A computed fold for a 344-nucleotide RNA from Shewanella sp. P1-14-1, annotated as Bacterial RNase P class A.
The sequence is in RNAcentral, with records from Rfam.
RNA sequence: CGAGUUGGCCAGACAGUUGCUGCGUUCGCAAGAACGGGGAGGAAAGUCCGGGCUUCAAAGAGCAGGAUACCAGGUAACGCCUGGGCGGUGUAAACCGACGACAAGUGCAGCAGAGAGAAGACCGCCAACUUCGGUUGGUAAGGGUGAAAGGGUGCGGUAAGAGCGCACCGGGCCACUGGUAACAGUUGGUUGCAAGGUAAACUCUAUCCGAAGCAAGACCAAAUAGGGUCCCGUAUGGCGCUGCUCGCGUUGGGACCGGGUAGGUCGCUUGAGCCUGUGAGCGAUUGCAGGCCUAGAUGAAUAACUGUCCACGACAGGACCCGGCUUAUCGGCCAACUCACCUA
Numbered sequence: 001c002g003a004g005u006u007g008g009c010c011a012g013a014c015a016g017u018u019g020c021u022g023c024g025u026u027c028g029c030a031a032g033a034a035c036g037g038g039g040a041g042g043a044a045a046g047u048c049c050g051g052g053c054u055u056c057a058a059a060g061a062g063c064a065g066g067a068u069a070c071c072a073g074g075u076a077a078c079g080c081c082u083g084g085g086c087g088g089u090g091u092a093a094a095c096c097g098a099c100g101a102c103a104a105g106u107g108c109a110g111c112a113g114a115g116a117g118a119a120g121a122c123c124g125c126c127a128a129c130u131u132c133g134g135u136u137g138g139u140a141a142g143g144g145u146g147a148a149a150g151g152g153u154g155c156g157g158u159a160a161g162a163g164c165g166c167a168c169c170g171g172g173c174c175a176c177u178g179g180u181a182a183c184a185g186u187u188g189g190u191u192g193c194a195a196g197g198u199a200a201a202c203u204c205u206a207u208c209c210g211a212a213g214c215a216a217g218a219c220c221a222a223a224u225a226g227g228g229u230c231c232c233g234u235a236u237g238g239c240g241c242u243g244c245u246c247g248c249g250u251u252g253g254g255a256c257c258g259g260g261u262a263g264g265u266c267g268c269u270u271g272a273g274c275c276u277g278u279g280a281g282c283g284a285u286u287g288c289a290g291g292c293c294u295a296g297a298u299g300a301a302u303a304a305c306u307g308u309c310c311a312c313g314a315c316a317g318g319a320c321c322c323g324g325c326u327u328a329u330c331g332g333c334c335a336a337c338u339c340a341c342c343u344a
Stems, first nucleotide, its partner, number of pairs: 002339009012309007020039002023036005041315001045326002048324005053213004065209005070084005085099001086097004100204002105202002107198002122143002124139006151169006170193001171191005176185003217266004227257006237251005273292008310313001
């Protein structure tokens, strides 16, 4: 200097004017007014996981159903995160992974192919027979088919072949060693290599899971609404429509009680919170100390305009809250690392 990998951060800046919406103070009977101060995100999104909270359910256990699936750790919890193992990709930094069990059982494998499974003889090779066209048998070395055909290389062996025998490599099993473990091993022994693939096929094994969600739910509580108990009253009465008369309708009056519609209030933002310092840890994370309060609406605000500047500004708007994942996103900054080239 170029190309890249990983992690973190920012998300036009400043000033002015006018609005909108919570909060505080003051004024006001109230409506409201004035002043001060606050007002979207890294994803507020998808609603895919996990938890808090709420109501209902619930002795315990099991069945069914669902989810998850290498090991260890973190966490309130997780299907998340961190570290590690194994496999794969990349020159590398790094990245990716439904990564338990087909030797419990059942199933599946189109086309091609002789044969798709404790398999298989189409060509080939070999032997015998032969009417010389072939037939019968042996054979998994070679060819061919297929996504997949029962370890690899070599030597011996054989009629030809074959782990049939042997050496090396690979694999299985048992020890040993290292590691908390997954797992690993120029380690030792043993095994001739064995029912091959598929569980994002049924299934089996292990672990976890009660249901619904803030329109959850809690409280207050109008009316000529409506219910209950007790007491009083009995139609020439009482009550309502209108104060009176008439008329019309209805059956009354009083006290108490609980439910509950309209409506209102709470839930609602102080929280597994954020910032700084420091300790533990490879890290995720966590301990301690100090400081901070940072939207809370309910037709639902966070906007509009102007000026200056630049690199000319992407995706996108809360609705109970939090931890993740996934998806969208103009561009910029910082740190660590890798590779290539050049120079010293």